Context: one part of a larger RNA
RNA sequence: GACGAACGCUGGAGGUAUGCCUCAUACAUGCAAGUCGAACGGGUGUAGCAAUACAUCAGUGGCGCACGGGUGAGUAACGCGUGGGUAACCUGCCUUUUAGUCUGGGAUAACAAUGGGAAACCAUUGCUAAUACUGGAUAACCGCCUGGGUUUAGUAUCCGGGUGUAAAAGCUGCCCUCUAUUUAUAAGGUAGCGCUGAGAGAGGGGCCUGCGUCCUAUUAGCUAGUUGGUGAGGUAACGGCUCACCAAGGCAAAGAUGGGUAGCCGGCUUGAGAGAGUGAACGGCCACACUGGAACUGAGACACGGUCCAGACUCCUACGGGAGGCAGCAGUAGGGAAUAUUCCGCAAUGGGGGCAACCCUGACGGAGCAAUACCUCGUGAAUGAUGAAGGGUUUAGGCUCGUAAAGUUCAGUCAGCAGGAAAGAAGGUCUAUUGGGUAAAUAAUCCAGUGGAAUUGACGGUACCUGCAGAGGAAGCCACGGCUAAUUACGUGCCAGCAGCCGCGGUAAUACGUAAGUGGCGAGCGUUGUCC
Repeated sequence: GACGAACGCUGGAGGUAUGCCUCAUACAUGCAAGUCGAACGGGUGUAGCAAUACAUCAGUGGCGCACGGGUGAGUAACGCGUGGGUAACCUGCCUUUUAGUCUGGGAUAACAAUGGGAAACCAUUGCUAAUACUGGAUAACCGCCUGGGUUUAGUAUCCGGGUGUAAAAGCUGCCCUCUAUUUAUAAGGUAGCGCUGAGAGAGGGGCCUGCGUCCUAUUAGCUAGUUGGUGAGGUAACGGCUCACCAAGGCAAAGAUGGGUAGCCGGCUUGAGAGAGUGAACGGCCACACUGGAACUGAGACACGGUCCAGACUCCUACGGGAGGCAGCAGUAGGGAAUAUUCCGCAAUGGGGGCAACCCUGACGGAGCAAUACCUCGUGAAUGAUGAAGGGUUUAGGCUCGUAAAGUUCAGUCAGCAGGAAAGAAGGUCUAUUGGGUAAAUAAUCCAGUGGAAUUGACGGUACCUGCAGAGGAAGCCACGGCUAAUUACGUGCCAGCAGCCGCGGUAAUACGUAAGUGGCGAGCGUUGUCC
């Protein structure tokens, strides 16, 4: 000098940050991931005679749940950092280019009936739909085989030849130009949102690799899938990744193997620097999700709020069997020197779903608590000597607290009360209109713009501004022997005590205790701990 600090004494206001460093201990309760009716059939409700319309709900289906949020247990490792490689790879949504979206089929949940169970839930029979599942058609690129050029080189790239497999789904708005019925509809047209194959891109990821990355030799030898090869399997992909066979290798004093400790980095602290220490908050990467193991689904997981198995623990039970996982946000117990509210809101930013309106979002935005840190401000200003009273001291004259107080004259910060009062709001909806695209169109819809209307703020009646009264409500802590700025009196008498080091105290203690004075810092001041 620094701190995610704690403790002691003290404590006025505001702003901005930060706040379980210990038990990766156990968790009551609530919330933290849903959404789409413009994919689908149905149930219920409302209106209606009905067709139907609207609302809502569980189910099928789609997308999301692999993000966001938490923690640092493990890990000394291609984990991380940095530089390369991938001629050994993948990639949903998004952008762009191109070609399509034809024709059939059988089920099943919901539902109904019956039955079992304490429950969790389950079984049988019957019915039904789809953008669910599935057969066929078409098919360029692509894939495979092969010839040549190019390349250091194969399977890369370019030009050819042969051959093989694989697609799809609709929904919504509007219209009557074409077609068909016919006078308004769709099987027709069109627009939007989708769907399928292929190419490219962007962003994301997998794998490989050079170098760097703590202590210990009171750890010296380690290794059988071990090291390499051939072949096969497996993977998105290379590879002992796995397997069969063959060879006997591979690593190590430039520290293998073992043991200990530890998430890594950008950074942060300190220092003139070199360096040393550290890895809270914020950002990047990794790992983990009660403990251990495993796969499923999927573009992506071996998946925190998914599944299965085993284990420990807790809970329910009709004893047959079931349920659970806060290292999400709050909160509880425990541990500890020690660390906050079971708050408000989706208004903003961002994310998921949806054509959209909108819904969800303990991400996030805010408020609450804490002098935990940093910064700012205040606790008054000027004047005022007879140097008051009072305290302390004294050589008894004085000296000192001390312009300090009182008194006089002022200003009005902060707090208090009252009045006014934001920015953060961009959008989205409806409507009119201009230009452009698609279109048969003056429907409709999309893109860009302009005008109008009614609106969207948790914070919060907050910030800020104005007014009101009045010095009124706001100062402590530590030290004073030397280091080290600041001294006297009394008490005590090697006692009581102090102390960072040297050392003080045994009757005149500037070192103990108290008082007065003085010094330092100041809403803080000291102490302790840790680092430089």
RNAcentral holds the full RNA, with entries from ENA. Small-subunit ribosomal RNA, 5' domain from an uncultured bacterium, 532 nucleotides, folded computationally. The coordinates come from a structure-prediction model, not an experiment, and the mean pLDDT is 84. It matches the Rfam family "Bacterial small subunit ribosomal RNA".